Context: one part of a larger RNA
RNA sequence: UGACGGGGAGGCGCACAAGCAGUGGAGCGUGUGGUUUAAUUCGAUACAAAGCGAAAAACCUCACCAGGGUUUGACAUGCAACUGCAAAGCCUAGGAAACUAGGCCUUCUUCGAGAGUGUUGCACAGAUGCUGCAUGGCUGUCGUUAGCUCGUGGCGUGAGCUGUACCGUUAAGUCGGGAAACGAGCGCAACCCGCACCGUAUGUUGAAUAAUUCAUGCGGAACUGCCUCAUUUUUUGAGGAGGAAGGCGCGGAUGACGUCAAGUCAGCACGGCUCUUACACCCUGGGCUACACACACCCUACAAUGGCUAAAACAGUGAGUUGCAAACUGGUAACAGUAAGCUAAUCUCUUAAAUUUAGCCUCAGUUCAGAUUGAGGGCUGCAAUUCGCCCUCAUGAAGUCGGAAUUGCUAGUAAUCGCGAAUCAGCAGGUCGCGGUGAAUACGUUCUCGCCUCUUGUACA
Numbered sequence: 001u002g003a004c005g006g007g008g009a010g011g012c013g014c015a016c017a018a019g020c021a022g023u024g025g026a027g028c029g030u031g032u033g034g035u036u037u038a039a040u041u042c043g044a045u046a047c048a049a050a051g052c053g054a055a056a057a058a059c060c061u062c063a064c065c066a067g068g069g070u071u072u073g074a075c076a077u078g079c080a081a082c083u084g085c086a087a088a089g090c091c092u093a094g095g096a097a098a099c100u101a102g103g104c105c106u107u108c109u110u111c112g113a114g115a116g117u118g119u120u121g122c123a124c125a126g127a128u129g130c131u132g133c134a135u136g137g138c139u140g141u142c143g144u145u146a147g148c149u150c151g152u153g154g155c156g157u158g159a160g161c162u163g164u165a166c167c168g169u170u171a172a173g174u175c176g177g178g179a180a181a182c183g184a185g186c187g188c189a190a191c192c193c194g195c196a197c198c199g200u201a202u203g204u205u206g207a208a209u210a211a212u213u214c215a216u217g218c219g220g221a222a223c224u225g226c227c228u229c230a231u232u233u234u235u236u237g238a239g240g241a242g243g244a245a246g247g248c249g250c251g252g253a254u255g256a257c258g259u260c261a262a263g264u265c266a267g268c269a270c271g272g273c274u275c276u277u278a279c280a281c282c283c284u285g286g287g288c289u290a291c292a293c294a295c296a297c298c299c300u301a302c303a304a305u306g307g308c309u310a311a312a313a314c315a316g317u318g319a320g321u322u323g324c325a326a327a328c329u330g331g332u333a334a335c336a337g338u339a340a341g342c343u344a345a346u347c348u349c350u351u352a353a354a355u356u357u358a359g360c361c362u363c364a365g366u367u368c369a370g371a372u373u374g375a376g377g378g379c380u381g382c383a384a385u386u387c388g389c390c391c392u393c394a395u396g397a398a399g400u401c402g403g404a405a406u407u408g409c410u411a412g413u414a415a416u417c418g419c420g421a422a423u424c425a426g427c428a429g430g431u432c433g434c435g436g437u438g439a440a441u442a443c444g445u446u447c448u449c450g451c452c453u454c455u456u457g458u459a460c461a
Base pairs, nucleotide, nucleotide: 001461002460003458004457005456007455008454009453010452011451012450013449015445016444019409020408021407022406023405026300027299029297030296031295032294033293034291035290042053043052064286065285066284067283068282069281070280073124077123078122079121080120081119082118085116089104090103091102092101093100094099108114126275127274129273130272131271135269136268137264138263139262140260142258147186148185149184150183151182152181153162154161155160166177167176168175192252193251194250195249197220198219199218200217201216202215203214223246226240227239228238229237230236302402306361307360308359309358310357311356312355318349319348320347323342324341327338328337329336330335368399373394374393375392376391377390378389379388415437416436417435418434419433420432421431
């Protein structure tokens, strides 16, 4: 000087407390460990791994396993020799295919054996092989916490200190006062984007018409600006007016010096090492989907604030030409057939659901719950057995609110309800967005956890 303390003082945070809804018990989904396996590819492992890489494992993906094949190679460049032929395609035989053997057809040109192609040989290619403890780049975390430093000067033999300590204040090393310091930099804040209000301009595809709404630009508006009180005059705090909005208006993006030899050689790049008739490459089939069990995170429930049937109402974000598909017809339905419109404020996806009204159910393992299983169908796709999703009928497990423990959330939030998109041929209980309905509570900082500042102790560095 740091770090640490079951030392002290001060401060902060959904950290506790006050509340609301959960998890932990059940079934199922997904991931992980373990076990099993020919293989169950690899990585991630306290917070900061475990619906994570993966915004989609039937083939492909694919890296794993079994088997069948290839060896200048699936891919790139160059050299030498040969070939006179396009490349491709088709047929026959073998085969699971890859491919092998044979045949057919076609064939660039400036007519130079020129380009391209093929064969052989040589350099070389290739590696999701190893090392994240050789690395770049990117990322997580402390933490959006308020810190981390420098120049000159001063103090000290020096390590170092001061500045950055103190008083008050702030979300903030934010600002004010004072002070051997005076200044400065990276952070904080602001500048950026969105939302809420107003004005103005424009008006298609939006508004039936008018007022308006709406959409797209541009601008204004909020600054403790005004008033009162307290403090020390400055600042700061408490309250009020006006205002759409009030004291950081709300949300986002933005992550200082550094820490963890944190993560990633499997996104990519790259040093070194290793393989080179194989650890490279192609193909078929299997596996990643196994299953005494353990953990993590969801979903659905256990019902009457509910379930079922019928009717009625109200969104927003987005996506669409290899696409979205209206309407009509058929089918109980999934869906199929015909097909308008739309490269989209025009057309379509797109009837939102919770909600409301009426009726039934009357507290039961039930008209709750839906696992599991059987039968029949539909769709995608060469292909649905391992191993997809959907529909109809039948079947109707566990489960009656969950031990110790533990999570999220302070407002349009929690809770609850549906909708959209990416990925995608097909497949969401996941992810990322969108709107609808819409609470309770916060006395307070003693305690738990984490962090910041000062101080003190230390056999630690």
Predicted 3D model of a 461-nucleotide part of an RNA (small-subunit ribosomal RNA, 3' major domain) from a groundwater metagenome. RNAcentral holds the full RNA, with entries from SILVA. Model confidence (mean pLDDT): 80 of 100.